[in-house]
Context: one part of a larger RNA
C1' cells in the first nucleotide's frame, strides 16, 4: 500500500411538543398481595400524582382577590371548561451521553542487577627511566653551616602494555551495533581501576554541577487506581428517493475561530381573504448630489483706513512725513464632512386603483443551522483618490449553481440543469481555416499589423467640417537683379563701424525698394544673408481654432500582449442592412414526481421539480422474536459463480452450474440495523 473483518447519537430516569389509543370533569395506579401458573398474564391495591379556582409575602378570603382610608383606580384571575394515563417520535436536563485523541493532577505501590554518591570486605597495575629526604665515608669549621663521593628509593614524577577513558577524521547512518568498528589519542601508584555485599526513592534521592543520573524513560521515574479526567480544539460518523431551503448580520459576553437572544430556514396548526409584492396616480417629511457665500470658518486682488512701526521736529503738549504692517467697511474672484438665505434624482411613509398571490404577509407551537465570508458595479471613510489592501452602505453573483461566452479563468456577460430525443427557435457571443455559421451587402476611415497594452509631451501623417489673409492690378515657391546715402548714429570701450553692452524722437535723404538693421561672420573692419523692391513664370497659396483615425514617446528577466494559422478597397475600425450559427434558456414529441383544483370515479387541468448547513416526508436491505401460510427443501436448502431480466433508487426475483442441509413469504414487534475515509483497530498478502 491493497484486500477482508471490526469500527461512532445509545440506555436509564425526569421535562416538553406532536402523533396515536383508552377513559373523560375526571384520569391513573406505585410498592405490596392473590391466582392461574411462565406470559412482556389476570385480579386486587386509591397511598400518591395531575386536572376540576383563583388572589395574596402571609394570616386569610374566595369568582374573586391583592393594594388601599376607600364602595375609587389599577394588577392578577373568573365569565369562552379538557384533562389524564399508556405507547411511538422529535428535542432537552442529569448521567462518560456520537466515537477516538492530550499535555497534565491526585492516591497507593514497585524499582539503585543501568547509573550517581557513600559504607564494609577483597582484588589488580608487564617492563623501562629519573634519583627527594635520610644515612655512611671523605673534605671543611673552634663547633656548625656547607661541599663532595657513595648508599638510599620519594613522587596526584617520566616513557609505555594490561586496565580505565573517549580528544580527531573516516566508515556506518532501513547499521554487524537503538551510539559501534578501523586508524590515531589521554591516564596508567592514583582525587587510580575493579569484584562481592550493603545504604540513599520520586512533593524524593544522588550530583568535582551538565537540568546530569535514578533499568534504552527524567524541568520531576515506572506500575496500578481515581478514570470513559477534561478538551469552547483537530479528525471521523456507515442505505436510497422526494419537498422546501439558509447564514457568515445586530445586541451582550475575561468576549472575539466559543456562546445566548433577535434576524434569516423548515414543519404543524390557526386565522382569514390580501394585510404581502409590483406598477400607476395622488399626498407627505427630508437637507444628500449639486449650487451658493446671508451665517460659521478658510482665502485672492484693489480702495478706504482704526491702530501700530519707522523718520523729522519739540523743554513739554503736540505737529508733519511715510513705496512699512494692518482691524473694520466697500468692490472683486474663490473654498468647506463636522458652513447653508437654496436644493434635486432615487429611496422611504401613506391613500386610491390595477396586476399577481397553487410556499406573499401574519400569529402560535416543535426542530434547526448560521455569528471566519469572497469578488464585481455604485456611494464614502482609512491608505499614497496604492494593493487580489482595509472599514461601512447598496445591488448582483459565488458561497450552495451545472450549461453557453470571455483561449484557459469560484465572483464578469448570457442563462437557473425533473428525465429521454441523431427535432426546432433564440440569448450573450460569433459566422476565412483550426471550429457550427456571410470570404454577405452599402458607405466611409486606417497603412500604423494600428487593430492585437500605456501618460505628460511632440510632429508639414491623413479624412471631415469651419474661419480668416494674399491672389489674374499676377499671389506662394524657385530663379535673375537691387538691398543705398548722412553714418563708423550718440555713449561706452584697447577697439564697438547695422550685429559685446547702454541710450534714442528709432531720425533724415535718394528712391521701385532698402531696419540707425533678421541671422552667420571679424580683434575691429571686411565678407555672406534677411526684411523690403523690380523682373521671369502663370494658379492657387498661407494662418488659426475644432473633430475622426493613425505616428513618436514605448527598456526585463524560459520564447510571443491577436488562442494559433493567417488578415490590408480587410478576416481592422465607424455607421447601417439582411441572413445564419449558437445553451441543460424557450418550443416540439413522449415519460415521471410534487402541490393545488375539478370530477361519484376512471381520469383530467394548472403551476412547480439546481442546491451546501439544515427542517420535513416516504421507502430498501441485514439480524432476531411472535403469529399465520404448514409454505419450500437430499427428486437438492443456505452460500458461491455466470447470464439476461424487473423496479424511480436503495434493491429484487428468475434460469443454469456449483454446493450438500437448512430455509422463505406476509403482518407486527425489537434493536450490537447499512462503511471509503478517523496519520482508525486486528488479520492476510
Nucleotide at each position: 500500500g491493497c484486500c477482508g473483518g471490526c469500527g461512532a447519537g445509545u440506555u436509564a430516569c425526569g421535562a416538553u411538543a406532536u402523533g396515536u389509543a383508552g377513559c373523560g370533569a375526571g384520569g391513573u395506579u406505585a410498592a405490596g398481595u392473590a391466582a392461574u401458573u411462565a406470559a412482556g398474564u389476570u385480579a386486587u391495591g386509591g397511598a400518591g400524582c395531575c386536572g376540576u379556582a383563583g388572589c395574596g409575602a402571609a394570616a386569610g378570603c374566595g369568582a374573586g382577590u391583592c393594594u388601599g382610608a376607600a364602595a375609587a383606580g389599577g394588577g392578577c384571575g373568573a365569565c369562552a371548561u379538557a384533562g389524564u394515563u399508556g405507547c411511538a417520535u422529535g428535542u432537552u436536563g442529569u448521567a462518560g451521553a456520537c466515537c477516538c485523541g492530550a499535555a497534565a493532577c491526585c492516591c497507593a505501590g514497585u524499582g539503585a542487577c543501568c547509573u550517581a554518591u557513600c559504607c564494609a570486605u577483597g582484588a589488580g597495575c608487564a617492563g623501562g627511566u629519573u634519583g627527594a629526604a635520610g644515612c655512611a665515608g671523605g673534605g671543611g669549621u673552634a663547633a656548625a653551616a656547607c661541599c663532595u663521593u657513595g648508599u638510599g628509593g620519594a613522587g596526584g614524577a617520566c616513557c609505555g602494555a594490561a586496565c580505565c577513558c573517549a580528544c580527531g577524521u573516516c566508515u556506518g547512518u532501513u547499521g554487524a551495533a537503538a551510539c559501534a568498528u578501523c586508524c590515531g589519542g589521554g591516564g596508567a601508584u592514583g582525587a587510580c581501576u575493579u569484584g562481592u555485599g550493603g545504604a540513599u526513592a520520586g512533593c524524593g534521592g544522588a550530583g568535582a554541577a551538565a537540568u546530569u543520573c535514578c533499568a534504552a524513560u527524567c524541568g520531576a521515574a515506572c506500575u496500578g487506581g481515581g478514570a470513559u479526567a477534561u478538551a469552547g480544539c483537530u479528525g471521523g460518523u456507515u442505505c436510497u428517493c422526494c419537498u422546501c431551503g439558509a447564514a457568515a448580520u445586530a445586541g451582550c459576553u475575561u468576549u472575539a475561530g466559543g456562546g445566548c437572544u433577535a434576524g434569516c430556514c423548515u414543519u404543524a396548526a390557526c386565522a382569514g381573504a390580501a394585510a404581502g409584492a409590483u406598477u400607476a396616480a395622488u399626498g407627505g417629511g427630508g437637507g444628500u448630489a449639486g449650487a451658493g457665500c446671508a451665517c460659521u470658518g478658510a482665502a485672492u486682488a484693489g480702495g478706504u483706513g482704526c491702530g501700530g512701526g519707522g523718520g523729522c521736529u519739540u523743554c513739554a503738549c503736540g505737529g508733519c512725513c511715510u513705496a512699512c504692517c494692518a482691524a473694520g467697511c466697500c468692490u472683486u474672484a474663490u473654498c468647506a464632512a463636522a458652513c447653508u438665505u437654496c436644493g434635486a434624482a432615487u429611496a422611504c411613509c401613506a391613500u386610491u386603483a390595477a396586476u399577481u398571490a397553487c410556499g406573499u404577509a401574519g400569529u402560535u407551537a416543535g426542530g434547526a443551522g448560521u455569528c471566519a465570508g469572497g469578488c464585481a458595479g455604485u456611494g464614502u471613510g482609512a491608505g499614497a483618490u496604492a494593493a487580489g489592501u482595509u472599514u461601512c452602505a447598496u445591488u448582483g453573483c459565488c458561497a450552495a449553481a451545472a450549461g453557453g461566452g470571455a483561449a484557459a479563468c469560484a465572483g464578469c456577460c448570457c442563462a437557473g440543469a425533473u428525465c429521454u430525443a441523431c427535432a426546432a427557435c433564440u440569448a450573450a457571443g460569433g459566422u476565412c481555416c483550426c471550429a457550427a455559421a456571410g470570404u454577405u451587402c452599402a458607405u466611409g476611415u486606417u497603412a500604423a499589423g494600428u487593430g492585437g497594452a500605456a501618460a505628460a509631451g511632440g510632429a508639414u501623417g491623413u479624412g471631415c467640417a469651419a474661419u480668416u489673409g494674399c491672389u489674374a492690378a499676377a499671389a506662394c515657391a524657385a530663379c535673375c537683379a537691387g538691398g543705398a546715402u548722412g553714418u563708423u548714429g550718440g555713449c561706452u570701450u584697447a577697439g564697438a563701424a547695422g550685429c559685446a553692452g547702454c541710450c534714442a524722437c528709432a531720425c533724415a535723404u535718394u528712391a521701385a525698394a532698402a531696419g540707425a538693421g533678421u541671422g552667420c561672420g571679424u580683434a575691429a573692419u571686411a565678407g555672406c544673408u534677411c526684411a523690403c523692391u523690380g523682373g521671369u513664370c502663370g494658379a492657387g497659396u498661407g494662418g488659426u481654432a475644432g473633430u475622426g483615425c493613425g505616428c513618436c514617446g514605448a527598456a526585463g528577466a524560459u520564447g510571443u500582449c491577436c488562442g494559433g494559422g493567417g488578415c490590408u478597397a480587410a478576416a481592422a475600425c465607424a455607421u447601417g442592412a439582411c441572413a445564419c450559427c449558437g445553451a441543460a434558456g424557450u418550443u416540439u414529441a413522449g415519460g415521471g414526481a410534487u402541490a393545488g383544483g375539478a370530477g361519484a370515479g376512471a381520469u383530467u387541468c394548472u403551476a412547480u421539480c439546481g442546491g451546501u448547513a439544515g427542517a420535513g416526508g416516504a421507502g430498501c436491505a441485514a439480524u432476531g422474536u411472535a403469529u399465520a401460510u404448514u409454505g419450500g427443501g437430499c427428486a437438492g436448502a443456505a452460500g458461491c459463480u455466470a447470464g439476461g431480466c424487473c423496479g424511480g433508487a436503495a434493491g429484487g426475483a428468475c434460469u443454469a452450474g456449483u454446493g450438500g442441509a437448512c430455509u422463505a413469504u406476509a403482518u407486527a414487534c425489537a434493536a450490537g440495523a447499512g462503511a471509503g475515509a478517523a496519520u482508525g483497530c486486528c488479520g492476510g498478502c